[in-house]
RNA sequence: AAACUGGAGAGUUUGAUCCUGGCUCAGAGCGAACGUUUGCGGCGGGCCUAACACAUGCAAGUCGAACGGGCUAGCAAUAGUGAGUGGCGCACGGGUGCGUAACACGUGGGUAAUCAACCCUUCAGCUUGGGAUAACGCCUUGAAAGGGUCGCUAAUACCGGAUACGACGCGAGGAGCUUCGGCUGCUUGCGGGAAAGAUUCGCAAGGAUCUCUGAAGGACGAGCCUGCGGCCCAUCAGCUAGUUGGUGAGGUAAGAGCUCACCAAGGCGAAGACGGGUAGCUGGUCUGAGAGGAUGAUCAGCCACACUGGAACUGAGACACGGUCCAGACUCCUACGGGAGGCAGCAGUGGGGAAUAUUGCGCAAUGGGCGAAAGCCUGACGCAGCCACGCCGCGUGAGCGAUGAAGGCCUUCGGGUCGUAAAGCUCUGUGGGGAGAGAAGAAGAAAGCCGGUGAAGAGCGGGCCUUGACGGUAUCUCCUUAGCAAGCACCGGCUAACUCCGUGCCAGCAGCCGCGGUAAUACGGAGGGUGCAAACGUUGCUCGGAAUCAUUGGGCGUAAAGCGCGCGUAGGCGGCUGGGCAAGUUGGAUGUGAAAGCCCUGGGCUCAACCCAGGAUGUGCAUUCAAAACUAUUUCGCUUGAAUCUCGGAGGGGGUCAGAGAAUUCCCGGUGUAGAGGUGAAAUUCGUAGAUAUCGGGAGGAAUACCAGUGGCGAAGGCGCUGACCUGGACGAAGAUUGACGCUGAGGUGCGAAAGCGCGGGGAGCAAACAGGAUUAGAUACCCUGGUAGUCCGCGCUGUAAACGAUGAGUGCUAGACGGUGGAGGUAUUGACCCCUUCAGUGCCGUAGCUAACGCGUUAAACACUCCGCCUGGGAAGUACGAUCGCAAGAUUGGAACCCAAAGGAAUUGACGGGGGUCUACACAAGCGGUGGAGCAUGUGGUUUAAUUCGACGCAACGCGCAGAACCUUACCUGGGUUAAAUCCGCCGGAACCUGGCUGAAAGGCUGGGGUGCCCUUCGGGGAAUCGGUGAGAAGGUGCUGCAUGGCUGUCGUCAGCUCGUGUCGUGAGAUGUUGGGUUAAGUCCCGCAACGAGCGCAACCCCUAUCGUCAGUUGCCAACAUUAAGGUGGGAACUCUGGCGAGACUGCCGGUCUAAACCGGAGGAAGGUGGGGACGACGUCAAGUCCUCAUGGCCCUUAUGCCCAGGGCUACACACGUGCUACAAUGGCUGGUACAAUGAGCCGCAAAGCCGCGAGGCCAAGCUAAUCUCAAAAAACCAGUCUCAGUUCGGAUUGGAGUCUGCAACUCGACUCCAUGAAGCUGGAAUCGCUAGUAAUCGGAGAUCAGCACGCUCCGGUGAAUACGUUCCCGGGCCUUGUACACACCGCCCGUCACACCAUGGGAGUCGGUUGCUCCAGAAGUAGGAACCUCAACCUUCGGGAAAGGCCCUACCAAGGAGUGGUCGGUGACUGGGGUGAAGUCGUAACAAGGUAGCCGUAGGGGAACCUGCGGCUGGAUCACCUCCUUU
Repeated sequence: AAACUGGAGAGUUUGAUCCUGGCUCAGAGCGAACGUUUGCGGCGGGCCUAACACAUGCAAGUCGAACGGGCUAGCAAUAGUGAGUGGCGCACGGGUGCGUAACACGUGGGUAAUCAACCCUUCAGCUUGGGAUAACGCCUUGAAAGGGUCGCUAAUACCGGAUACGACGCGAGGAGCUUCGGCUGCUUGCGGGAAAGAUUCGCAAGGAUCUCUGAAGGACGAGCCUGCGGCCCAUCAGCUAGUUGGUGAGGUAAGAGCUCACCAAGGCGAAGACGGGUAGCUGGUCUGAGAGGAUGAUCAGCCACACUGGAACUGAGACACGGUCCAGACUCCUACGGGAGGCAGCAGUGGGGAAUAUUGCGCAAUGGGCGAAAGCCUGACGCAGCCACGCCGCGUGAGCGAUGAAGGCCUUCGGGUCGUAAAGCUCUGUGGGGAGAGAAGAAGAAAGCCGGUGAAGAGCGGGCCUUGACGGUAUCUCCUUAGCAAGCACCGGCUAACUCCGUGCCAGCAGCCGCGGUAAUACGGAGGGUGCAAACGUUGCUCGGAAUCAUUGGGCGUAAAGCGCGCGUAGGCGGCUGGGCAAGUUGGAUGUGAAAGCCCUGGGCUCAACCCAGGAUGUGCAUUCAAAACUAUUUCGCUUGAAUCUCGGAGGGGGUCAGAGAAUUCCCGGUGUAGAGGUGAAAUUCGUAGAUAUCGGGAGGAAUACCAGUGGCGAAGGCGCUGACCUGGACGAAGAUUGACGCUGAGGUGCGAAAGCGCGGGGAGCAAACAGGAUUAGAUACCCUGGUAGUCCGCGCUGUAAACGAUGAGUGCUAGACGGUGGAGGUAUUGACCCCUUCAGUGCCGUAGCUAACGCGUUAAACACUCCGCCUGGGAAGUACGAUCGCAAGAUUGGAACCCAAAGGAAUUGACGGGGGUCUACACAAGCGGUGGAGCAUGUGGUUUAAUUCGACGCAACGCGCAGAACCUUACCUGGGUUAAAUCCGCCGGAACCUGGCUGAAAGGCUGGGGUGCCCUUCGGGGAAUCGGUGAGAAGGUGCUGCAUGGCUGUCGUCAGCUCGUGUCGUGAGAUGUUGGGUUAAGUCCCGCAACGAGCGCAACCCCUAUCGUCAGUUGCCAACAUUAAGGUGGGAACUCUGGCGAGACUGCCGGUCUAAACCGGAGGAAGGUGGGGACGACGUCAAGUCCUCAUGGCCCUUAUGCCCAGGGCUACACACGUGCUACAAUGGCUGGUACAAUGAGCCGCAAAGCCGCGAGGCCAAGCUAAUCUCAAAAAACCAGUCUCAGUUCGGAUUGGAGUCUGCAACUCGACUCCAUGAAGCUGGAAUCGCUAGUAAUCGGAGAUCAGCACGCUCCGGUGAAUACGUUCCCGGGCCUUGUACACACCGCCCGUCACACCAUGGGAGUCGGUUGCUCCAGAAGUAGGAACCUCAACCUUCGGGAAAGGCCCUACCAAGGAGUGGUCGGUGACUGGGGUGAAGUCGUAACAAGGUAGCCGUAGGGGAACCUGCGGCUGGAUCACCUCCUUU
């Protein structure tokens, strides 16, 4: 100098957010266990369970210097040995934690109420006698253990006498101290009370040592008393007769009901008695920043226990672990008569258990017992053995080494990684092994012996000699070789560390969240990586994190949480000014707070762990001395808190009595006639026996319209016609009085809506239950008609509500604005109103502040204080059991097992609503035409089949993929066959190529013929290209996954939306912008605005079309000219047309409205308000569709799931649906005639004209690669004729026959033609579709596909309407707002019964067991007492005996045991109750939106169930309207 130093969070509720709140993890620790692995050493630790039972051995002996005798050494001397008497010890040491909630423990005191062997100091003493007895001997008994009679003997054994001061007892007299109880000391009288010797020196006397006796003191140890402290349950609330106290006695070492007799009636308890459960306590240990929490192994202190229970003896000390007696259970021996035993000592055994060691060595050290000592004994102890059980240390090698080897794994096939890792080269030698040294160190001690010093034999110092279990151990030296020595867990996030393969909601993982259903960093394996390392993980437990019980350090409006409200007891807290005191408080000092441990500083083992020394700390308790601010206490005062008195007004405050009018119902009478009533619509119901309606009269009960109001009163519940009486409280004003009298309030007590209960009344209306009618799938409901309890009154009970402001009471303090209520004052006035100030009460907005936010905000949820109540995840459950209350219903108090990882609050964005507002759309309405009925076509489902290939399934699948299945297509089925085609490489052959035959359904197979090119050449041959064969490798797949994907597409929707940057607001998700007022087709534009800008969308830019201009003029055109049958030709370039370039339209102009944007109207114009149409499709949604267009990951097949071929199928057919065509006819059919388009297509083609055929078509054939030729005729229309309302001259299906065309091929299975046949159908139920103008409707034309096949699809033109008042309603959509328990987003969520399975639990006739109270019986051993009898060495004796003692017996107390009756706890139990859990069970749909009857609370009744209904209450109800208030203008 130091002893200080110390605080981290994360995951998980949601679409996202903030909060609340639980669960889980990361840390540290352990007497641990389990799994895998294991080289060495040091230091520690090691039955936590059965205080279960124990075989065997050992764990307490020692002394011959107390004693006699025995034996041995030949005898003596002497020595040794062991049984016995005697002494000391055995009460220590060692073990365990059963019991114990207690003065057991801890801490501080007391003992003036005590003891204390051995030890120390001091004083005094140690005298004289006596009688026995064990051993031993003889005899005897018993199986044994053991025992008995007789006889002998010693002592430091036992006994008597003497002496004895202080010690003890009883007295007397003073002194001092005192806690007043006593204590100490002095003087004095009386009484009783001790002892033992041994060894040694010495001739002896005597001495020394040890021992012995009395007394005082000390030390060590022990006993007793006491303050304070440390577990749980109140579902344990009352307990207690020796109980509490007194007096006296007994008893003890000692106080005491410790025990007894008597007396009194006390004692304890909410600050928790009594009872129950659990437990040894402490120093300490673990954790924690600390405060705390948990714990009580090892070490240390105390306590308790020793097979279970009881008891005493001995002794200084025990009610005694290795002593005694008794009882019980168990075990063993036995000759059956009787005996023996107690490992919770050390080892060890069995058992239990997840689990815990050797039947080791030694007294060498430390300590203990005995002894004078040598020494003996010592499972205490020292060591060793076993075990990674823990902590600590060391090693398993080090350096260099890139062809980055081989190999493994991955791969984008390039490579990467294991990896300087290995190999290789050079070193080192801890540990291991071998050899040696090592009596080193541990021995600093002690004993013995010899000297010295000294009074000493003490002590000190010197010398000699002796002693080691560990152990030939530690350590050291030498040799040896990198040689012999690394594993475990993890790698989705938390949490450091990633890939491949396998598996396919399986197997499995998991601490929480959660992974796994074919691409798993989460399962299993592998490679790689991360972490720790002779260990690593798992499990269990403790603390931490957890501020998640909050003293430090939390909360209660809505998250869990304020008692329904008063009064008030105990308790807690308490105004101002002085004084006293010093209990609390603060400071100093002293004592204590054991050691060890923790901490600090040093030291010793090579370091460390470990050990040693010194210190610091020990926050506590006690004593003492001070201080006096605060608290307490006491006292003198004060008036502001509180209260009282006087006056005054306000009020649905309470109670009793009386009265009033309106209305409903009923009764009587009159008028009057067919309905009334009721509903969404009806019916039940009433009414011709006269209702309803209306008038008059009467009865009876209940409630009091308007006034009436976020107005009043009350503590709350609650209170409303008028008057009277009784009565409580609050408020205002002014003074006076008392003088802190106050606040809160556990228990307690009172009040307490509605419903309900009891008794007695009353009963008009309403109305649970009930009945009927409706509604409905059902309707135990909602609606309707009736209707009983009840609702009303009196008395009594119940004691609960969303009893709410979801906000306990009180006090103080902290901006305001505005409005109601009750007072008072001021100004002014004749007076009043208005106005101003103030008190009380009541509303609303709002600053600061608070809050998770919403919100609160002088009426706080702000800031502070006081007191009470309550909360600690959700469910089970406000349930069960118990208790209290109640007539009952039930109320109050109030859990656990088990299940879950959430449950919840506020706010946000969406979505949704049988919520609201607003806008829009062929959405409705207004119209036109259809579908649904028929026949046929076509697609789909279903069915069938060998196959009927596959896909598409509300809108947004279904004339869809398919713009065209006879073969092909074709993917399907049956059968036959097979390595076919491309690329590259190796080998062989022949160039290529052309062409036959046989077989076969074909594919294919088999077998022939012809034919030889180019370059080089040594003429043998070789090469290039190509073909064929073969091998390898590879292809191929319309196989699977559209839920692995790209691309493409559909849809909301051509709807007007979707976003971003910066800024601002909000803790945040988010908001603002984008909302608002207008306007638009439009988030189009304007105005306003904490926003300012921008992007993708809208619009425009693009294409077609409508008008014009210009340019150009063939194949198109033809006005003027010529010509012709003809724009056929010459010619023309005007027109049409064609197609390039332009113009044009912009709300530009005018008027009106308007701030503006814009709208309405008009002019001009071919066109007018995006002119018409198209292309164009924001962010996104639907895991929408497509792996069978294509592409593509992964998986699967490879003589097949590939490829080829033939035939079949996709075309089936009871049926159902969608989309179409044709019709049902006269606005029509048929016949004849006549007219007018546009778009397109054409050489494997379109095909004119001509001829043939009734026709489909055929023959022949011009033209045209197209403004030239062809398809090509347009059809509806128009003109004329006919038919005359019928299953027809409508309609054309079906069928028969005959044909044509295409095509290898029309049987399955094509289209068309002709003749014949002539079905259904007469305008279509419920329902449903399209369309707003050149549109619907209607008419035809063309094209793609295509050999052929079109009612489908796409395009083209012709004819050409009707209607829209309008936005109430249906569907869809946009915006704003609101509610939400939805977020997979209403196709959402979600409740209850029933059925099934499993789990825990309550009740339960009982039954079994534990524990305990009370009352009896019983009574071993023992102790105490008694005394009849028996016995008896010491002392006394008069010798008879006595005293004392012992035995037997009795009494008292008492253990075990027994009986009865209760309490309590646990196990089990037929059956039974509810609860929880469980991917796809049943019935409904109660709740969430106005959840379709708003919901919920209490209560009562009812019902399969959720629930329904009545009464009262709440808003935690949407929407609309009204009233009131507030804010803004």

Notes: RNAcentral holds the sequence, with entries from ENA and SILVA. Predicted 3D model of a 1529-nucleotide RNA (small-subunit ribosomal RNA) from Nannocystis sp. It matches the Rfam family "Bacterial small subunit ribosomal RNA". Rfam links the family to the GO terms structural constituent of ribosome and ribosome. Its mean pLDDT, the model's own confidence on a scale to 100, is 82.